A computed fold for a 71-nucleotide RNA from a Bacteroidales bacterium, annotated as transfer RNA.
RNA sequence: UGCGGUGUGGCCAAGCGGUAAGGCAGUGGACUUUGACUCCAUGAUCGUCGGUUCAAAUCCGGCCACCGCAA
Numbered sequence: 001u002g003c004g005g006u007g008u009g010g011c012c013a014a015g016c017g018g019u020a021a022g023g024c025a026g027u028g029g030a031c032u033u034u035g036a037c038u039c040c041a042u043g044a045u046c047g048u049c050g051g052u053u054c055a056a057a058u059c060c061g062g063c064c065a066c067c068g069c070a071a
Base pairs, nucleotide, nucleotide: 001070002069003068004067005066006065007064010024011023012022018054026042027041028040029039030038047063048062049061050060051059
C1' cells in the first nucleotide's frame, strides 16, 4: 500500500429489510431470622458519518478501531 473479515447493554452472544432474543453481571422487589438458592421487574440512538427505502442492526458509500492475507 492492496484485499478480506469483525464491530449489537458492563461481559458473552442471536439477528439476514417490518421497529433488537437469550445467558452472566448489576439494580429494585418477593421469599428467608440473616445470607445463599429460587422467582418477578428493570436498561441498547446496533463503531461513526452519510445515502437508498414507506420502513435499515440488516442494503450501499466514506471514515475509525481490531484481526488476518499478499507485497
Lineage of the source: Bacteria > Pseudomonadati > Bacteroidota > Bacteroidia > Bacteroidales. The sequence is in RNAcentral, with records from ENA.